[in-house]
RNA sequence: GUGCAGGCCGGGUGACCGCGGGCCGCGCGAGCGGCUCGAGGAAAGUCCGGACACCGCAGGGCAGGACGCUGGGGAAAUCCCAGGCGGCGAAAGCCGACGGAAAGUGGCACAGAAAGGAGACCGCCACCGGCACUCUCGAGAUGCCGGGGUAAGGGUGAAAAGGUGGGGUAAGAGCCCACCAGCGUCGUGGCGACACGGCGGCUGCCAAACCCCGUCCGGUGCAAGGCGAACAGGCUCCGCCCGAGGUUGCCCGCCGAGGAGCCGGGUACGCCGCACGAGCUUCCGGGAAACCGGAAGCCGAGAUGGAUGGUCAUCCUCGACAGAAUCCGGCUUACAGGCCUGCUACGGAA
Repeated sequence: GUGCAGGCCGGGUGACCGCGGGCCGCGCGAGCGGCUCGAGGAAAGUCCGGACACCGCAGGGCAGGACGCUGGGGAAAUCCCAGGCGGCGAAAGCCGACGGAAAGUGGCACAGAAAGGAGACCGCCACCGGCACUCUCGAGAUGCCGGGGUAAGGGUGAAAAGGUGGGGUAAGAGCCCACCAGCGUCGUGGCGACACGGCGGCUGCCAAACCCCGUCCGGUGCAAGGCGAACAGGCUCCGCCCGAGGUUGCCCGCCGAGGAGCCGGGUACGCCGCACGAGCUUCCGGGAAACCGGAAGCCGAGAUGGAUGGUCAUCCUCGACAGAAUCCGGCUUACAGGCCUGCUACGGAA
């Protein structure tokens, strides 16, 4: 130098100006000054799972949806770790919706004779019938046609009814045998997925087709929701146990006295939710790992026309993708360049 896996960074420093939050000081107040904090590894896509909040507690059934190898982890997950199996690669390693086709239903386009308890188009063949032919006239070795047998060979196809080789046969065939793939069963090993070995009959594929089995799922999302301020009038309709309306798409069940529409009026403002949390760092212990437990320390954005920026100087390898809006755990996607660690094969050097 090649490839693979994991982790980290992703302009630095200084000055000046500006913006948002918090604290302190001054000021009657508008405000001013000082100190301090101020995007990301993905803040993104909104694809999963939760926390939280509300819905007259979420109870049952049907329908529907999601997931699907095994063990472990985790609040949970279309998540993570380890292992098994299958595929790819020379290897390190990577990828996989990876339960069931021996419960049932269904499908297998085109081509092809035939596509599932299949099928004689060409081919191959003992035998039977007919015709031709030959002769010693009763038969026969040959040819053609028809019947019958046959899944070796050809041809079609993504796939031709297990594969390869041998025996066998008129020709053939799991018809028989050996090996291999698959299935069932028994034994051994493993927590298990599964692996290995013995025996048996003889076997297509598709469940990202319906379906079966197992596990799980109430709805709506911070414009949730709560408090304050402001306005609080009129008319019509439905209903108060013969029940509107709500509750999950439907049914049952439950709650149940208000509900809907139109016109008019008011606010279109403030506060909370809202950032101390499944938190971060370091060390110790357990574990193969994911992860768990303990101790010490730390507080790291919180806007609501929505801040996180600009200018100059200087240095370097000249700087990518992008930017919070309730929060958290994941997945996926985008990303100039750089650094570290471990491993693979080949070559070189000592």
The RNA shown here (Bacterial RNase P class A) has 350 nucleotides and comes from Rubrobacter sp. Rfam family: Bacterial RNase P class A. The family's RNA type in Rfam is ribozyme. Its family is annotated with ribonuclease P activity, dimeric ribonuclease P complex and tRNA processing in the Gene Ontology. Its mean pLDDT, the model's own confidence on a scale to 100, is 79. Taxonomically the source falls in Rubrobacter (Bacteria, Actinomycetota, Rubrobacteria, Rubrobacteraceae).